[in-house]
RNA sequence: UGUGUGGGCGAUCUGGUCGCGACGCGCGCACGGCGCGGGCACGGCGCCCCUACGGGGCGCACGGCUCACGCGCACGCGUAUCGAGGAAAGUCCGGGCACCACAGGGCAGGGUGCCAGCUAACGGCUGGGCGCGUAAGGCGACGGCAAGUGCAACAGAAAGCAGACCGCGUCCGCGUUCGCUCAGCGGCGAGCACGGGCGUAAGGGUGAAACGGUGCGGUAAGAGCGCACCAGUGCCCCUGGUAACAGGGGCAGCUAGGUAAACCCCACCCGGUGCAAGGUCCGAUAGGGAGAGAGAGCCUGCCCGGCUCGUCAACAUCUCCGGGUUGACCGCUAGAGGUGCGCGGCGACGCGCGCCCGAGAUAGAUGACCAGACGCCUCGCCACCAGGCGGGGCAGACAGAACCCGGCUUAUCAGCCCACCAGCCU
RNA sequence: GCCAAUGUAGCUCAGCGGUAGAGCAGCCGAUUCGUAAUCGGCAGGUCGUCAGUUCAAAUCUGACCAUUGGCUCCA
Numbered sequence: 001u002g003u004g005u006g007g008g009c010g011a012u013c014u015g016g017u018c019g020c021g022a023c024g025c026g027c028g029c030a031c032g033g034c035g036c037g038g039g040c041a042c043g044g045c046g047c048c049c050c051u052a053c054g055g056g057g058c059g060c061a062c063g064g065c066u067c068a069c070g071c072g073c074a075c076g077c078g079u080a081u082c083g084a085g086g087a088a089a090g091u092c093c094g095g096g097c098a099c100c101a102c103a104g105g106g107c108a109g110g111g112u113g114c115c116a117g118c119u120a121a122c123g124g125c126u127g128g129g130c131g132c133g134u135a136a137g138g139c140g141a142c143g144g145c146a147a148g149u150g151c152a153a154c155a156g157a158a159a160g161c162a163g164a165c166c167g168c169g170u171c172c173g174c175g176u177u178c179g180c181u182c183a184g185c186g187g188c189g190a191g192c193a194c195g196g197g198c199g200u201a202a203g204g205g206u207g208a209a210a211c212g213g214u215g216c217g218g219u220a221a222g223a224g225c226g227c228a229c230c231a232g233u234g235c236c237c238c239u240g241g242u243a244a245c246a247g248g249g250g251c252a253g254c255u256a257g258g259u260a261a262a263c264c265c266c267a268c269c270c271g272g273u274g275c276a277a278g279g280u281c282c283g284a285u286a287g288g289g290a291g292a293g294a295g296a297g298c299c300u301g302c303c304c305g306g307c308u309c310g311u312c313a314a315c316a317u318c319u320c321c322g323g324g325u326u327g328a329c330c331g332c333u334a335g336a337g338g339u340g341c342g343c344g345g346c347g348a349c350g351c352g353c354g355c356c357c358g359a360g361a362u363a364g365a366u367g368a369c370c371a372g373a374c375g376c377c378u379c380g381c382c383a384c385c386a387g388g389c390g391g392g393g394c395a396g397a398c399a400g401a402a403c404c405c406g407g408c409u410u411a412u413c414a415g416c417c418c419a420c421c422a423g424c425c426u
Numbered sequence: 427g428c429c430a431a432u433g434u435a436g437c438u439c440a441g442c443g444g445u446a447g448a449g450c451a452g453c454c455g456a457u458u459c460g461u462a463a464u465c466g467g468c469a470g471g472u473c474g475u476c477a478g479u480u481c482a483a484a485u486c487u488g489a490c491c492a493u494u495g496g497c498u499c500c501a
Base pairs, nucleotide, nucleotide: 001422002421004420005419006418007417008416009415012373013372014371015370016369017368018367020083021082022081024079025078026077027076028075033073034072035071036070037069038066039065040064042063043062044060045059046058047057048056049055050054085398089409090408092407093406094405095404096403097274098273099272100271104304105303106302107301109270110269111268112267113266114128115127116126117125118124129142130140131139132138143265144264148263149262150259151258165204166203167200168199169198170197171196172195173194175192176191177190178189179188180187181186212230213229214228215227216226217225231255232254233252234251235250236249237248238247239246240245278330279329280328281327288321289320290319291318292317295309296308297307298306299305323500324499337356338355339354340353341352342351343350344349374396375394376393377392378391379390380389381388382387427497428496429495430494431493432492433491436450437449438448439447444481452468453467454466455465456464474490475489476488477487478486
């Protein structure tokens, strides 16, 4: 020096004035509300008395009432404390928790995919292997197409154990030229052109892709057809490693194309529904009407297996219409929590001890304004420099808990710090 | 809050590996005295966005964006 590599900090701070939510404390509680307690004998009930239709007395707080009766809730006022995040987000994975039958067997379906480990679990993380990068380091759906089936438009001759368009070679036919021979017809040989058959994957051209590369031999021409070297693959053996894998040796001409984010095969994993789960209480209404109905619902999408309700009658169940409510409480936040030290481990992480914990709303509280500081840019003055003082302007993002955690992904202002790499200079 | 589905021309929808189509709407022409209808022709597409797999992606995979739908309780 580098729009290098990796990681971390931080996510504004201080003061003032208003405002919101939670949980406490104090005061108030005039009118009205709820609960509990107390009071009242009005109604009711029981007993007793009387002249018995009826009236009276005593008792019971069941109903009712309670007006300047008490306490509590609620409400109002004052006051103390606390009050979003690194991603609270997307809801993409994994778990806890709750209910369904503690979830049974098979099939289907879904997910993951080098090896070993960590973890409650994971598609996460750590370490290692392999491939790509000059490097720091990063990225990789990284099992199998040497199991099976499928797919490859257009172009091209041919696209899958392929293929002959041009080219190369050979054979046949016909024509023609030359040479030899023959008295001649004709015959023989060589060359050229055309047509056809066959061989050939070296060369040309097409394509994303055309069945190892170079050389020598070989051949009519060619070709792993043969050989040498190189590259790759498979099998066997040895060495190192837990393993993935790496290194070495031997054998086999084996050269086997691509695609599995195509079906599929192999290995492993997965029951469903999500806090609107689920439970308790209060209040309200028409537990109403019409239709279907012998099966219906649930446990898993299907089968087996099982459970519940119901079965000749409309209180099984379902659909439609209609009615009521739009409440309170629990679940609910202290947890696989955070952090310091020590020990074990390369590490993720685990164990032990100590310390700390300051959201819980329900249409959803944590905000608004003013001033100053911090940051960047710019101007002026001072100063050798470092820097200092003053003026002006700009910016503070992304975004907000909603049962809770572990991850991933995505969004993100101005800056700062640490470690490392490459090149150049000294 | 939870769970699903969808995104292709102006609108409504097909197409699910091989050069993106239909109907309606639009424009031009013919027909008509003129309009409608009818007939012929034409134009119009980042296939929501960005990456990846593949020779090749609207289609397969992932991330993101947008839209729509369903789910309270009582009887």
Molecule: RNase P RNA; transfer RNA
Organism: Trueperaceae bacterium